RNA sequence: UGAGUGGGUCGGGUGGCGGCCUUUGACCUAGUCAAGGGAGGAAAGUCCGGACUUCAUCGAGCGCGGCGCCCGGCGCAAGCUGGGAGGGGGCGACCCCAUGGAAAGUGCCACAGAGAACAGACCGCCUCGGUUCGCCGAGGUAAGGGUGAAACGGUGAGGUAAGAGCUCACCAGCGGUUCGGGUAACCGGAUCGGCUUGGUAAACCCCGCUGGAAGCAAGACCAAAUAGGGAGGGGAUGACGUGGCUCACCGACCCUCCGGGUUGGUCGCGUAGAUAAAUCGUCACACAAAUACAGAAUCCGGCUUACAGACCCACUCACUUU
RNA sequence: GGGGGUGUAGCUCAGUGGUUAGAGCGCCGGCCUGUCACGCCGGAGGUCGCGGGUUCAAGUCCCGUCAUCCUCGCCA
Numbered sequence: 001u002g003a004g005u006g007g008g009u010c011g012g013g014u015g016g017c018g019g020c021c022u023u024u025g026a027c028c029u030a031g032u033c034a035a036g037g038g039a040g041g042a043a044a045g046u047c048c049g050g051a052c053u054u055c056a057u058c059g060a061g062c063g064c065g066g067c068g069c070c071c072g073g074c075g076c077a078a079g080c081u082g083g084g085a086g087g088g089g090g091c092g093a094c095c096c097c098a099u100g101g102a103a104a105g106u107g108c109c110a111c112a113g114a115g116a117a118c119a120g121a122c123c124g125c126c127u128c129g130g131u132u133c134g135c136c137g138a139g140g141u142a143a144g145g146g147u148g149a150a151a152c153g154g155u156g157a158g159g160u161a162a163g164a165g166c167u168c169a170c171c172a173g174c175g176g177u178u179c180g181g182g183u184a185a186c187c188g189g190a191u192c193g194g195c196u197u198g199g200u201a202a203a204c205c206c207c208g209c210u211g212g213a214a215g216c217a218a219g220a221c222c223a224a225a226u227a228g229g230g231a232g233g234g235g236a237u238g239a240c241g242u243g244g245c246u247c248a249c250c251g252a253c254c255c256u257c258c259g260g261g262u263u264g265g266u267c268g269c270g271u272a273g274a275u276a277a278a279u280c281g282u283c284a285c286a287c288a289a290a291u292a293c294a295g296a297a298u299c300c301g302g303c304u305u306a307c308a309g310a311c312c313c314a315c316u317c318a319c320u321u322u
Numbered sequence: 323g324g325g326g327g328u329g330u331a332g333c334u335c336a337g338u339g340g341u342u343a344g345a346g347c348g349c350c351g352g353c354c355u356g357u358c359a360c361g362c363c364g365g366a367g368g369u370c371g372c373g374g375g376u377u378c379a380a381g382u383c384c385c386g387u388c389a390u391c392c393u394c395g396c397c398a
Stems, first nucleotide, its partner, number of pairs: 001318010013285006020038008040293001044304002047302005052215004057248001059247004064211005069084006085099001086097004100206002105204002107200003122145002124141007153171006172196002174193008219267004229258006241249001323397002325392005332347004340378001349365005371387005
């Protein structure tokens, strides 16, 4: 100097003029003046979780959903975070992982192929029999070929009619026992077993932990309005009672259609804050420039997604110079 | 604001994870007819909204994202 990695901050400043919403105070209530406050890191998506509110009881079981390597910390939880293990990527700084279980069980594995999961024999190889010498039939075999995403360990030797973990040596994996390290996940070793056992759980499922449902248009209060009626159906053989089912509990109303009345306000609701939504415009100055994504609606914690540009810290690689 | 649904051919819709994604209408060509329609035969037309992931394999399963619909006949 260039390329990059990780973490963080900002994403506009100062002044003038004008405008919008809102709070308080004064004048005095039509309004005017003064002082103060007025979007974000994601306010977004609404993907999780909590507060809050209602569902008479937040009773039980099943079902359904969420999370899922290990040990700590924070947290009600979701999740975040420190360190570590295993796997993958990058020359590297470093990054990524829906990483419990496939030897608990079930399902699925199209096409191709002989055979697709306690498998199988098309070509081939071997033996026997036959032969019109082209080959045919019966049996054995799984080393080689072929198919496939995947073909039931690999190499060599022995063995054999030909072959095969059939036997042996070494290698790879798995399981049992055991030793060492580690809190643990896990790592390393010894020994035994020819055990060779495919993949898929973002298929059902099993294991562990965990979740009651619905949502501020929740809901509470005041005011206004009144009226009740008709038809059909269900209900003490238990309806309705907020969740998908069952039970407990409760105990008399409930559902649909026809046809009417009212449809305002306050709170919930916040030191930004609304029953239609304010938070802006312009000029000047400095700077390379002011040009990103984007606009609160009950609040809070997280996740995800979008984002012009500027700056800071630590680190890596390449080249050059000393 | 909250909640829910749907994206597959020009339109309306099917589609157990499995061979080259189908149907009806429409479109194009041919036949039929004096001509048109009807009818018959044949054909074209698809980034399965988009981007990732799981899997041997994704329209289908999972995650993210975009668009769109329902709005007093989803919720006062």
Two RNAs folded together computationally: RNase P RNA and transfer RNA, 398 nucleotides in total. Its mean pLDDT, the model's own confidence on a scale to 100, is 77. It holds a member of the Rfam family "Bacterial RNase P class A". Rfam classes the family as a ribozyme.